[in-house]
This is a predicted structure of a 472-nucleotide part of an RNA (small-subunit ribosomal RNA, 3' major domain) from an uncultured bacterium. Its Rfam family is "Bacterial small subunit ribosomal RNA". Rfam links the family to the GO terms ribosome and structural constituent of ribosome. The RNAcentral record of the full RNA draws on ENA, Greengenes and SILVA.
Context: one part of a larger RNA
RNA sequence: UGACGGGGGCCCGCACAAGCAGCGGAGCGUGUUGCUUAAUUCGAUGCUACGCGAAGAACCUUACCUAGGUUUGACAUGUUUGGAAAAGCAACAGAGAUGUUGUGUCCGCAAGGGCCAAACACAGGUGGUGCAUGGCUGUCGUCAGCUCGUGUCGUGAGAUGUUGGGUUAAGUCCCGCAACGAGCGCAACCCUUGUCCAAUGUUGCCAACAUUCAGUUGGGGACUCAUUGGAGACCACCGGGGUCAACUCGGAGGAAGGUGGGGAUGACGUCAAGUCCUCAUGCCCCUUAUGUCCAGGGCUGCAAACACGCUACAAUGGCCGAUACAAAGGGCUGCGAGCUCGCAAGAGUGAGCCAAUCCCAUAAAGUCGGUCUCAGUUCGGAUUGAAGUCUGCAACUCGACUUCAUGAAGCUGGAGUUGCUAGUAAUCCCGGAUCAGCACGCCGGGGUGAAUACGUUCCCGGGCCUUGUACA
Numbered sequence: 001u002g003a004c005g006g007g008g009g010c011c012c013g014c015a016c017a018a019g020c021a022g023c024g025g026a027g028c029g030u031g032u033u034g035c036u037u038a039a040u041u042c043g044a045u046g047c048u049a050c051g052c053g054a055a056g057a058a059c060c061u062u063a064c065c066u067a068g069g070u071u072u073g074a075c076a077u078g079u080u081u082g083g084a085a086a087a088g089c090a091a092c093a094g095a096g097a098u099g100u101u102g103u104g105u106c107c108g109c110a111a112g113g114g115c116c117a118a119a120c121a122c123a124g125g126u127g128g129u130g131c132a133u134g135g136c137u138g139u140c141g142u143c144a145g146c147u148c149g150u151g152u153c154g155u156g157a158g159a160u161g162u163u164g165g166g167u168u169a170a171g172u173c174c175c176g177c178a179a180c181g182a183g184c185g186c187a188a189c190c191c192u193u194g195u196c197c198a199a200u201g202u203u204g205c206c207a208a209c210a211u212u213c214a215g216u217u218g219g220g221g222a223c224u225c226a227u228u229g230g231a232g233a234c235c236a237c238c239g240g241g242g243u244c245a246a247c248u249c250g251g252a253g254g255a256a257g258g259u260g261g262g263g264a265u266g267a268c269g270u271c272a273a274g275u276c277c278u279c280a281u282g283c284c285c286c287u288u289a290u291g292u293c294c295a296g297g298g299c300u301g302c303a304a305a306c307a308c309g310c311u312a313c314a315a316u317g318g319c320c321g322a323u324a325c326a327a328a329g330g331g332c333u334g335c336g337a338g339c340u341c342g343c344a345a346g347a348g349u350g351a352g353c354c355a356a357u358c359c360c361a362u363a364a365a366g367u368c369g370g371u372c373u374c375a376g377u378u379c380g381g382a383u384u385g386a387a388g389u390c391u392g393c394a395a396c397u398c399g400a401c402u403u404c405a406u407g408a409a410g411c412u413g414g415a416g417u418u419g420c421u422a423g424u425a426a427u428c429c430c431g432g433a434u435c436a437g438c439a440c441g442c443c444g445g446g447g448u449g450a451a452u453a454c455g456u457u458c459c460c461g462g463g464c465c466u467u468g469u470a471c472a
Stems, first nucleotide, its partner, number of pairs: 001472002003469003007466007015456002019420005026311008034302002042053002064297003068293003073122001077121007088103006106113002124286002127284003133280002135275003138271001140269001145184006151160003164175003190263004195231007205220002209218002234257001237251005313413001317372007329360003334353002338349004379410001384405007426448007
């Protein structure tokens, strides 16, 4: 100087407390461990691994296994020599890769180009080392800290500044001070949302005037909305507190009040944290194989354990009928209206739309009416049987969905443990990426919409000052 303390002081955070909803019990989904296996590819492992890499394993992917091939190679560049083809098409053999046979028979005047064969340099490696590395990322933590120049003090390591008194979300600001300044962080500048004004109105909108089944058409720019540009919030105003400083409490006005809400943004560093399987890369290793091609299998196995979810256990509910209101997205190898067929998944046909125009697309919870009456049930839907649909060369291993039948566990869950302070939790649907097909995951969107916070004694994590130390 740090680090640590079941030392002290001050302060903060859904850290506790106060509440609400869960998880832990059941079934299923997904991930992991373990076991099994020819293989169940590899990585991630307290917080900071475990719906993680993977925004999507039937083949492919694919790195694993078994079997069959191949060796200048699936891919790149170059040199030498030789050749007349090569690709394509057809037949046969084969699981295919591939092989055999037939057909086919380049361009250019030339040099040469393209192709094939042989030889050689070399290619290739998701092989090893993340403890050789770059880059990227997690975490402490959006915590308020981390430093430097000059000066001063100290023999020196170092100190001072950065400590102190206030204040703040903040090393934020004010005052004081052997310090005076500065940098990286904080804040602001950026995006979005909330109010108003102006301009512009098509594909958007419709108050007045016509018109119609319908903003459908004429028309209109008022309104909504969209696009662009502005205004607006700064403790500015008033009062109380305060060194009359920073600031803080209350009020007015205001769409909004003290950082208005949300996002992006992550200092010096820590963990030899993670990644050599994104990529790049040193060294080591393989080179008729640890390269490469292909078929099938595996990554989906199942005594068990854990993690994260979904669905429930019902009446604030289930089922049936009628009916209302979104936002944000996506669409040409695409979205597909309407009509016909089918109980349905879906099929046939196919208008419109490169989309504020057409389509996906009925939002659902809600509201109104009916029924069930507390039961393992008209709750719950696992499992299994049968029949189908769709995607795709192909759904046996191993896809999703539909219909009929079947109708398991489960009656609110031990110790323990998680999230959340407001348009939040809870609950309800909708869309998108990936994608032929496959979503209970992820990333977004809106609808309905709470309870509680006395407080900081305690648990956890963190910041500042101080004290002790056999630690560095």